[in-house]
RNA sequence: UAGCAAAACCAAGCGCCUGAACUCAUGAUUUUUAAGAGUUGACGAGGAACAGGGAGUAUCGAGAAAUCGGCGGAUACCCUGCGGUGACAUCACCACCGAAAGAGAAACCACAAAACUGGCAAGUGAUUGGCAGUACAAAAGGUUUUGGGUGAAUGCC
Numbered sequence: 001u002a003g004c005a006a007a008a009c010c011a012a013g014c015g016c017c018u019g020a021a022c023u024c025a026u027g028a029u030u031u032u033u034a035a036g037a038g039u040u041g042a043c044g045a046g047g048a049a050c051a052g053g054g055a056g057u058a059u060c061g062a063g064a065a066a067u068c069g070g071c072g073g074a075u076a077c078c079c080u081g082c083g084g085u086g087a088c089a090u091c092a093c094c095a096c097c098g099a100a101a102g103a104g105a106a107a108c109c110a111c112a113a114a115a116c117u118g119g120c121a122a123g124u125g126a127u128u129g130g131c132a133g134u135a136c137a138a139a140a141g142g143u144u145u146u147g148g149g150u151g152a153a154u155g156c157c
Stems, first nucleotide, its partner, number of pairs: 014072004019068001020040005026034003043061003050081005082098005090152004104146006116133003120129003
């Protein structure tokens, strides 16, 4: 340096567990306790221009309903800078956005997983991982229509 193999990393419904619920190869007791060791603790859709800061119950729905409770984090959101648009060029302010750079409104379009059913693998077990079959959202999104600022000009703000 090249090849081969293995491991780690690879998360943002994400990580964790002191409550809670549940399990067990222990002891006592006799069917409930103690200690220990464990298990569970968010189902997908959507979400980051870039940099910095802030705050903390961060959007949407589901045939789930402990998805309870708590801690931490986090792409929502807010502020500043940068950039774009509002007919053209410069500047300021305002509004809306993020290199696909228009918020809002109307119509139409498309999209999920868990669940459920049946196997497989690991575990004493709670449970976990994975496979096949099959159904159903909403928001963001797409298409069409609609929907756009003020002021100044060797200057002021």